[in-house]
RNA sequence: CUAUCCGCAACGGGAGAAUCCGGCGACAGCCGGUGCCGAAGGAGCAACCGCCCCGGUAAACUCUCAGGCCCAAGGACCGCUGCGGACCA
Numbered sequence: 001c002u003a004u005c006c007g008c009a010a011c012g013g014g015a016g017a018a019u020c021c022g023g024c025g026a027c028a029g030c031c032g033g034u035g036c037c038g039a040a041g042g043a044g045c046a047a048c049c050g051c052c053c054c055g056g057u058a059a060a061c062u063c064u065c066a067g068g069c070c071c072a073a074g075g076a077c078c079g080c081u082g083c084g085g086a087c088c089a
Stems, first nucleotide, its partner, number of pairs: 004086006011079003018034001020033005035069003041065001042063003048056003
């Protein structure tokens, strides 16, 4: 110096599901009800491994606690740039 991995930040992309019903309200929104979505977060399990009673351990799978169902915001993940760290040739 380059490559790889991890973390953070900026920029760009980023889905799904009732602008449902009733009340209050100018709208936004608030309360109650029913239906629905999964890609913040959370929880669960296989193979495999172990000290094999039992335990460890994964997801974009499953569950929907939370969150969401006009727009906005948020948004796993991806790209790109920068900073810091790890690590080897």
The RNA shown here (Glycine riboswitch aptamer) has 89 nucleotides and comes from Actibacterium sp. Its mean pLDDT, the model's own confidence on a scale to 100, is 81.